This is a predicted structure of a 149-nucleotide RNA (FMN riboswitch aptamer (RFN element)) from an Anaerolineaceae bacterium.
It was read from a public genome assembly, where an Rfam model found it.
The source organism's lineage runs through Bacteria, Bacillati, Chloroflexota, Anaerolineae and Anaerolineaceae.
Rfam family: FMN riboswitch aptamer (RFN element). From the family's description: The RFN element is a highly conserved domain that is found frequently in the 5'-untranslated regions of prokaryotic mRNAs that encode for flavin mononucleotide (FMN) biosynthesis and transport proteins.
Model confidence (mean pLDDT): 78 of 100.
Of the family's consensus pairs, 100% are formed in the model.

RNA sequence: AAACACCUUCGGGGCAGGGUGCGGGUCCUCAGACCCAAUUCCCGACCGGUGGUAAUCCCCCCAAGGGGUAGCCCACGAGCAUACUAAACAUGCAUGAACCGGUGAAAUCCCGGUGCCGGCGGUGACAGUCCGAAUGGAAGAAGGUGUCG
Numbered sequence: 001a002a003a004c005a006c007c008u009u010c011g012g013g014g015c016a017g018g019g020u021g022c023g024g025g026u027c028c029u030c031a032g033a034c035c036c037a038a039u040u041c042c043c044g045a046c047c048g049g050u051g052g053u054a055a056u057c058c059c060c061c062c063a064a065g066g067g068g069u070a071g072c073c074c075a076c077g078a079g080c081a082u083a084c085u086a087a088a089c090a091u092g093c094a095u096g097a098a099c100c101g102g103u104g105a106a107a108u109c110c111c112g113g114u115g116c117c118g119g120c121g122g123u124g125a126c127a128g129u130c131c132g133a134a135u136g137g138a139a140g141a142a143g144g145u146g147u148c149g
Base pairs, nucleotide, nucleotide: 003147004146005145006144007143008142009141010140017043018042019041023036024035025034026033027032045129046128047118048117049076050075051074052073058067059066060065071116072115079093080092081091082090098114099113100112101111102110120132121131122130
């Protein structure tokens, strides 16, 4: 160094702007006017956990070399709700998504273009973005101590 054990800390982002008006209210008196009203609908805006994978793309470097880069490639990541203190059982819901062109020996990661995806429960209308489970927890990251050597 590696391995193993333990401890500590850390460990998720996001509707700008416009439209509609479910529904409700006020005035009025039978004809209408006005107000409130969706981060959920429509146009549009915005966001992207962790590990792996990059001789090419970018950055640092004289160089050797080192570092970074994937929501949709591979793998992993608390599932949530259902009257009850908790657990178990049962039931319901959920377990997502990429192509084309370019460069090159080599790209589903680079460059250009156009797309697509996003749990459960709640709600003043159908929610990736609001509220709740969650002052929680995970994939994992960093550091420390010990054992061994």